Predicted 3D model of a 479-nucleotide part of an RNA (small-subunit ribosomal RNA, 3' major domain) from an uncultured bacterium.
The RNAcentral record of the full RNA draws on ENA and SILVA.
Its mean pLDDT, the model's own confidence on a scale to 100, is 85.
Context: one part of a larger RNA
RNA sequence: UGACGGGGGCCCGCACAAGCGGCGGAGCAUGUGGUUUAAUUCGAAGCAACGCGAAGAACCUUACCUGGGCUUGACAUGCACGGGAAAGCCGGUGGAAACAUCGGUCCCUCUUCGGAGUCCGUGCACAGGUGCUGCAUGGCUGUCGUCAGCUCGUGUCGUGAGAUGUUGGGUUAAGUCCCGCAACGAGCGCAACCCUUGUCCCUAGUUACCAGCGGGUCAUGCCGGGCACUCUAGGGAGACUGCCGGUGUCAAACCGGAGGAAGGUGGGGACGACGUCAAGUCAUCAUGGCCCUUACGUCCAGGGCUACACACGUGCUACAAUGGCCGGUACAGAGCGUCGCCAACUCGCGAGAGUGCGCUAAUCGCCAAAAGCCGGUCUAAGUUCGGAUUGUAGUCUGCAACCCGACUACAUGAAGCCGGAAUCGCUAGUAAUCGUGGAUCAGCUACGCCACGGUGAAUACGUUCCCGGGCCUUGCACA
Numbered sequence: 001u002g003a004c005g006g007g008g009g010c011c012c013g014c015a016c017a018a019g020c021g022g023c024g025g026a027g028c029a030u031g032u033g034g035u036u037u038a039a040u041u042c043g044a045a046g047c048a049a050c051g052c053g054a055a056g057a058a059c060c061u062u063a064c065c066u067g068g069g070c071u072u073g074a075c076a077u078g079c080a081c082g083g084g085a086a087a088g089c090c091g092g093u094g095g096a097a098a099c100a101u102c103g104g105u106c107c108c109u110c111u112u113c114g115g116a117g118u119c120c121g122u123g124c125a126c127a128g129g130u131g132c133u134g135c136a137u138g139g140c141u142g143u144c145g146u147c148a149g150c151u152c153g154u155g156u157c158g159u160g161a162g163a164u165g166u167u168g169g170g171u172u173a174a175g176u177c178c179c180g181c182a183a184c185g186a187g188c189g190c191a192a193c194c195c196u197u198g199u200c201c202c203u204a205g206u207u208a209c210c211a212g213c214g215g216g217u218c219a220u221g222c223c224g225g226g227c228a229c230u231c232u233a234g235g236g237a238g239a240c241u242g243c244c245g246g247u248g249u250c251a252a253a254c255c256g257g258a259g260g261a262a263g264g265u266g267g268g269g270a271c272g273a274c275g276u277c278a279a280g281u282c283a284u285c286a287u288g289g290c291c292c293u294u295a296c297g298u299c300c301a302g303g304g305c306u307a308c309a310c311a312c313g314u315g316c317u318a319c320a321a322u323g324g325c326c327g328g329u330a331c332a333g334a335g336c337g338u339c340g341c342c343a344a345c346u347c348g349c350g351a352g353a354g355u356g357c358g359c360u361a362a363u364c365g366c367c368a369a370a371a372g373c374c375g376g377u378c379u380a381a382g383u384u385c386g387g388a389u390u391g392u393a394g395u396c397u398g399c400a401a402c403c404c405g406a407c408u409a410c411a412u413g414a415a416g417c418c419g420g421a422a423u424c425g426c427u428a429g430u431a432a433u434c435g436u437g438g439a440u441c442a443g444c445u446a447c448g449c450c451a452c453g454g455u456g457a458a459u460a461c462g463u464u465c466c467c468g469g470g471c472c473u474u475g476c477a478c479a
Base pairs, nucleotide, nucleotide: 001479002478004475005474007473008472009471010470011469012468013467015463016462019426020425021424022423026317027316028315029314030313031312032311033310034308035307042053043052064303065302066301067300068299069298070297073126077125078124079123080122081121082120083119088105089104090103091102092101093100094099108117109116110115128292129291131290132289133288137286138285139281140280141279142277144275149188150187151186152185153184154183155164156163157162168179169178170177194269195268196267197266199237200236201235202234203233204232205231213224214223215222240263243257244256245255246254247253319419323378324377325376326375327374328373329372335366336365337364340359341358345354346353347352385416390411391410392409393408394407395406396405432455433454434453435452436451437450438449
């Protein structure tokens, strides 16, 4: 000087407390451990691994296993020689295919006719490796933590390590600001500048509007017409403790008020200092070293990654009446679509099929929002709760659904009556609850992830205690 203390002081954070809803019990989904296996490819390991890499494992993917092939190689560059009927396409044979082999067809382009391009074969340099080392590395990322800290120049003090500044008194979300002070300044962080949302104005009208006029319809901005409103998307205004009162050291600031769509950082996002964990990643990529080279490379078929006594994590659905079922009826936002979204109509109980309009989309479509509201029914029951499991019959995608897809109909109807110890999230348009869309994608094991809106709470006395953190101080046998 740090680190540490079941030392002290001050102060924060859904840290506790106060509340609301869960997890831990059940079934299923998913990840992991373990076990099994020819293989169940690899990585991730307290917080910060475990719906994680994977935003799509039937083949492919695929890295694993079994078997069958190839060896200048599936891919790149160069050289030498040989061949050209270019490559290729079609057919036969063997085969699971890859591949091997035979036959036919085609008989390339440019050319200053030397040759060049392209392709095939042979040979040589080399290719190739998701093989090892993340404790050799770059890059990227997690974490402490959006915590308020981390430092420097000059000066001063100290023999020196170092200190001072950065401590102190107030204040703040903040090393934020003020005052004081052997310090005076400065940098990286904080804040602001950026995006979005909340109000208004301007500009612009193939979305919106009977708002005002006219026409038309069973009805609809449907038509003429119009940019007022809504909206869209470009620009601007607006919030700064600016104003008033009080407190305060004549300060910074705090409390209350006015005006205002919004008030003290308005809400949300992007943004992550010096560093820590030899944290993670050699399997995104790049890369040193080591290793393999008729195989640890490469091609193919099939299998596996989907196994199952068990254990754990994360979720979904429930255990019901604030509910289930049936009928009627209302209101979003954000996205996506030509290898696509698919209207209307017909068929089918349905998944879906047939046919086919429009749309490269503020124009057409996906599109039905659901919870809600109105009416009916069920009457406390393992039930009209719950839907696992299984049987049968189907639909769709795809070369192909046996291993191993999703969905539909009928039948079947399991566990489950609110969950031990323990444990998690959340402070407002939040929790809870309800649907909607998208990426990946032929299809899908999505209940995941990311985004969108609808309905919409309760509670916070307080900081004694648990956890994490910041500043000062003290002890120290630690560095």